RNAcentral holds the sequence, with entries from MGnify. Predicted 3D model of a 67-nucleotide RNA (transfer RNA) from Lautropia dentalis.
This record gives sequence, structure tokens and C1' cells, in this order.
RNA sequence: GGCAUAGCUCAACUGGCAGAGCGUUGGUCUCCAAAACCAAAGGUUGGGGGUUCGAUUCCCUCUGCCC
Repeated sequence: GGCAUAGCUCAACUGGCAGAGCGUUGGUCUCCAAAACCAAAGGUUGGGGGUUCGAUUCCCUCUGCCC
């Protein structure tokens, strides 16, 4: 100096309802399975504090990882 967001990999613009792909589960299809398609579940946004009507986003601090 950089990074920390779903089980994993990552988005989220200028502060304004937290998302995608993969995975998981259920369904359709099939003799069965795979593939394909449809749907669903899943989050203390690393911990604490501050600013603000409002913080993943800005500020301070701590922790962990990388250089």
C1' cells in the first nucleotide's frame, strides 16, 4: 500500500430496496441417469465506534491475509 460481501469465485456507479455465476435443494423431461429448462433456500457486507434522514460505500480503531 492492497484485500475482507451467500458454501466457492466475484459484482454492487456518485451514499438510496444486497446481486450474478458455480454449487445445493425441489420440479419438468427420461425406462433410469446425465444434459437442458423452471423455481426455491442461503447474507450480523471480518469485529467495534463515528458522520448522515440513510453506510457494503465516507472517517477512526482492532483482527486476519497478500505485497

NCBI's taxonomy places the organism under Bacteria, Pseudomonadota, Betaproteobacteria, Burkholderiales, Lautropia. Rfam family: tRNA. The same sequence occurs in records of 2 taxa.